[in-house]
Molecule: Glycine riboswitch aptamer
RNA sequence: AAUGACGAUACGGGAGAGCCCAGGCCGCAAGUUUCGCUGAGCGAAUCGUCCGGACCAUGGCGCCGACGGAGCAACCACCCCCGGAAACUCUCAGGCACAAUCACCGUAUCGUUGGA
Numbered sequence: 001a002a003u004g005a006c007g008a009u010a011c012g013g014g015a016g017a018g019c020c021c022a023g024g025c026c027g028c029a030a031g032u033u034u035c036g037c038u039g040a041g042c043g044a045a046u047c048g049u050c051c052g053g054a055c056c057a058u059g060g061c062g063c064c065g066a067c068g069g070a071g072c073a074a075c076c077a078c079c080c081c082c083g084g085a086a087a088c089u090c091u092c093a094g095g096c097a098c099a100a101u102c103a104c105c106g107u108a109u110c111g112u113u114g115g116a
Stems, first nucleotide, its partner, number of pairs: 004113010018061001020060003023056002025053003029049001031047001033045005062096003068092001069090003075084002
C1' cells in the first nucleotide's frame, strides 16, 4: 500500500401483470312526486334512470414475480445424519393506470477485510 471482496448510505438506471365485473360512495344530466314563494319561474327534499370516477380494509373471477416467505435442485460441506444453497418452482403475504415498492447494475463516500 493498488486491483479486489463484504456491508451501510446517497445519487442515477430499473420490469411484470384487468384503469376487470358487481356493489357501495361521490359527482353530473334530464325526469316523477311533495313542500314553500303572487306568477313566469326559483329553491328544498324524495324516488328511480343515464353518464363519469384514479374513491371503498366490500364481494367475485383472472393475472404477475425482481421486496419478503416457503420448497426442491446443480453444487458445497460431511464417516453417516444434520446443514448451506438460485434470478428455478409455489404464490402465503405482496402487487396488477400513474405513483410507490423493487432484485439487479453503475458511480461516490464511510466502515471491515485483504494484500500485488